[in-house]
């Protein structure tokens, strides 16, 4: 240099292909409970500019485009 593939909650991922439900799941915080306490169990509760930037469309996490990042694979080379 070319090509591909992922980027969504404090960690993993799902939803994306086929646009419209109010973005969800586990763990992990936090709060009650329950226990002599601690740990486990149960109940709630909180937490996201869907990488970023424009674009189409009434309507974008889902289509398109640029761009940044990370990960694999080709190639070339003096």
């Nucleotide at each position: 240099g070319c090509c591909a593939a992922u980027g969504u909650a404090g960690c993993u991922c799902a939803g994306c292909c086929u646009g419209g439900c109010u973005a969800g799941a586990g763990c992990a915080g936090c709060u009650g409970a329950u226990u002599u306490g601690u740990a486990a169990u149960c109940a709630g509760c909180a937490g996201g500019u869907c990488g970023u930037g424009a674009g189409u469309c009434c309507a974008a996490a889902u289509c398109u485009c640029g761009c940044c990042a990370u990960u694999g694979g080709c190639u070339c080379c003096a």